[in-house]
Context: one part of a larger RNA
RNA sequence: CUGGGUGUAAAGGGCGCGCAGGCGGGUUGGCAAGUCAGAGGUGAAAUCCUACAGCUUAACUGUAGAACUGCCCUUGAUACUGCCAAUCUUGAGUAUGGAAGAGAGAGACGGAAUUCCAGGUGUAGUGGUGAAAUACGUAGAUAUCUGGAAGAACACCAGUUGCGAAGGCGGUCUCUUGGUCCAAUACUGACGCUGAGGCGCGAAAGCGUGGGGAGCAAACAGGAUUAGAUACCCUGGUAGUCCACGCCGUAAACGAUGAAUACUAGGUGCCGGGUCUUUAGAUUCGGUGCCGCAGCUAACGCAUUAAGUAUUCCACCUGGGGAGUACGAUCGCAAGGUUGAAACUC
Numbered sequence: 001c002u003g004g005g006u007g008u009a010a011a012g013g014g015c016g017c018g019c020a021g022g023c024g025g026g027u028u029g030g031c032a033a034g035u036c037a038g039a040g041g042u043g044a045a046a047u048c049c050u051a052c053a054g055c056u057u058a059a060c061u062g063u064a065g066a067a068c069u070g071c072c073c074u075u076g077a078u079a080c081u082g083c084c085a086a087u088c089u090u091g092a093g094u095a096u097g098g099a100a101g102a103g104a105g106a107g108a109c110g111g112a113a114u115u116c117c118a119g120g121u122g123u124a125g126u127g128g129u130g131a132a133a134u135a136c137g138u139a140g141a142u143a144u145c146u147g148g149a150a151g152a153a154c155a156c157c158a159g160u161u162g163c164g165a166a167g168g169c170g171g172u173c174u175c176u177u178g179g180u181c182c183a184a185u186a187c188u189g190a191c192g193c194u195g196a197g198g199c200g201c202g203a204a205a206g207c208g209u210g211g212g213g214a215g216c217a218a219a220c221a222g223g224a225u226u227a228g229a230u231a232c233c234c235u236g237g238u239a240g241u242c243c244a245c246g247c248c249g250u251a252a253a254c255g256a257u258g259a260a261u262a263c264u265a266g267g268u269g270c271c272g273g274g275u276c277u278u279u280a281g282a283u284u285c286g287g288u289g290c291c292g293c294a295g296c297u298a299a300c301g302c303a304u305u306a307a308g309u310a311u312u313c314c315a316c317c318u319g320g321g322g323a324g325u326a327c328g329a330u331c332g333c334a335a336g337g338u339u340g341a342a343a344c345u346c
Stems, first nucleotide, its partner, number of pairs: 003318004007300002012314001014201004021194003025088007033081002035077004040072003049065006091191001092188004096183004103177007110154001114150008125136002162169002206247006215241002220236004258313006266291011295302002319346003328339004
């Protein structure tokens, strides 16, 4: 480079926006760059191939032909691609009216629980476990009642429910704000798809500065268990978990399944709209599940939410180990991230 692949065997980028690039709807006309046909020029010789010939044969050599799949020029063709012009509405979008939602940001508020503080009642235990002990308690604990403080999380509703590109999002109310769906018209008129680089977002943990700190809890301490026990269990407990701002940029970031478009039996739930009839129900659009035909698959399974049938674009794979290591580059405060070999070995 090509081929074959990427749910589970190696392989889909964590996700989006998007420059370049690649690809791109219907009709008409023009041009003739790609494309196709004819003619001409050139494509050295040798080599290769075919035929014949010369050395006794062969290798070898000679003669002729073919070939040299290419390039240039010219005359035409115009279906397809391209370019130019015009036009269309089904792709895409805008306007109008409705709808649902844990989508995002900011602020305010609420109740339950927990811990702590103060006070009342009250007395000897409480707590914990497989059993215990460490621990707490006569300086009055646990229990119970009243009052107060603090921080964090929002029971029930709650659902194969909903929303979001993904990460993710769940008390209530207000403000600001993004996206989606449906209906009927009107408008723009291909404005589209994908997207190397680039830019942005990106759980948890971790880092910096400053706050905060109830509960939980790496590290750590003690008690048990055990042959040992740097663990599992118990009593404590610091970072952290929370907030603001700034970094980090990784995950089994998973549907282990890239995005877009079209087509290919059905059945049955749920969510959001519409239409027709209205006890029912039928139908249509968008989403979300289960089962299942054709087809696919090594099998498992997938099956209109495809892993089926096709097209476009991007990413990635190419035996195991060495190794996501070394070196270099680059990003980062650091931790480390990204890119990413080879020797050797089986």